[in-house]
RNA sequence: GGAGCGGGGCGGGCGGUCGCCGCGGCCUUGUCGUCAUCGGGCCGGGGAGGAAAGUCCGGACUCCGCAGGGCAGCGUGCUGGCCAACCGCCAGCGAGGGUGACCUCAGGGAAAGUGCCACAGAAAACACACCGCCGAACCCGCGGGUGAGAGCCCGCGGGUGGCAAGGGUGAAAAGGUGCGGUAAGAGCGCACCGCCGAGCUGGUGACAGCGCGGGCAGGGAAAACCCCACGCGGAGCAAGGCCGAAUAGGGAGGCGCCUGAGGCUGGCCCGGCCGAAGCCUCCGGGUAGGUCGCUGGACCCCGUGGGCAACCGCGGGGCUAGAGGAAUGAUCGCCGCCCGCCGCGCGAGCGACGGGGACAGAAUCCGGCUUACAGUCCCACUCCGUGG
Numbered sequence: 001g002g003a004g005c006g007g008g009g010c011g012g013g014c015g016g017u018c019g020c021c022g023c024g025g026c027c028u029u030g031u032c033g034u035c036a037u038c039g040g041g042c043c044g045g046g047g048a049g050g051a052a053a054g055u056c057c058g059g060a061c062u063c064c065g066c067a068g069g070g071c072a073g074c075g076u077g078c079u080g081g082c083c084a085a086c087c088g089c090c091a092g093c094g095a096g097g098g099u100g101a102c103c104u105c106a107g108g109g110a111a112a113g114u115g116c117c118a119c120a121g122a123a124a125a126c127a128c129a130c131c132g133c134c135g136a137a138c139c140c141g142c143g144g145g146u147g148a149g150a151g152c153c154c155g156c157g158g159g160u161g162g163c164a165a166g167g168g169u170g171a172a173a174a175g176g177u178g179c180g181g182u183a184a185g186a187g188c189g190c191a192c193c194g195c196c197g198a199g200c201u202g203g204u205g206a207c208a209g210c211g212c213g214g215g216c217a218g219g220g221a222a223a224a225c226c227c228c229a230c231g232c233g234g235a236g237c238a239a240g241g242c243c244g245a246a247u248a249g250g251g252a253g254g255c256g257c258c259u260g261a262g263g264c265u266g267g268c269c270c271g272g273c274c275g276a277a278g279c280c281u282c283c284g285g286g287u288a289g290g291u292c293g294c295u296g297g298a299c300c301c302c303g304u305g306g307g308c309a310a311c312c313g314c315g316g317g318g319c320u321a322g323a324g325g326a327a328u329g330a331u332c333g334c335c336g337c338c339c340g341c342c343g344c345g346c347g348a349g350c351g352a353c354g355g356g357g358a359c360a361g362a363a364u365c366c367g368g369c370u371u372a373c374a375g376u377c378c379c380a381c382u383c384c385g386u387g388g
Stems, first nucleotide, its partner, number of pairs: 001384004006379005012335007020047002023044006030038001049359001053370002056368005061236004073232005078092005093107001094105004108227002113225002116220002130167002132163003137160010175193006194216001195214003199210004240292004250283006262274004299318008337356004342351003
């Protein structure tokens, strides 16, 4: 210098103007107005994120259910630790990939059972034989030799047969490589590797190492059913608590049913008109609406101690959206960042002009995971090349 790998951080700054949503203080009695200090004005102060997102996992909280246990269902699945908990995190183990830094893994059980393994292929799990190899054994045919003959010997071909090394099929073919062995072969024998069994040593453990024994049984897939171990009650802030109209309906009481309760007119009385099986008062439930829940919390930062780390303890400091059809916006100026182009300068760079600035956006809260993202910064490490 180039290529890469792992991790962490930022996500424009300052100011002006006009708005929006909460909060606090002061002023205003503005009202046709159910309630609610409802509305209006001024001042002050606060107002999105690293993912607020997807709503995938876990919890807090709330209500309902619940003696205890089981079935079903769902989830998790190497080991040890962390955490409130987790399908999370950390440190390891094993397997696979990469020259390497490092990355990936639903990583228990397929010798309990059932089922599956397309196409191709002889055969896909009670192994099997298409091409091929063999000609030991048996049978048949032909030829030759020998013999008096029966027969015997040799050769060739075929059948029965032997084999599974090689070829071929396939994602996968019944341990692998080599030597011996054989008619040809084969764990048939042996060595090494693998596998299985019991053991010893190390490790908390997953597991690793070592020697011994066994020729080798047991293909794959459990993100097929299933088996084993562990965990899980349900619904969710539209949870849920409180206040609570109008109208309708419910209950109780009173009055009245023409000897007229009540209504309209009206300040009241008389009067006038209407007038019928209803009318009035109280109580309780629910609805509209209001209000609480509501934001300070397993929180953040710094220091220090423990731990490889995740994380935990202690000390100090800091923080403040809480709306509810849902505010957090628009615009201007200056500066900063990136890109293009032009000019100046030997150069690092400086200046002018034009353009760009992502993903997204709280809705009870918190811990994670995943996904999206213009641009930019930092740290550790690896490989290659080059110079000293």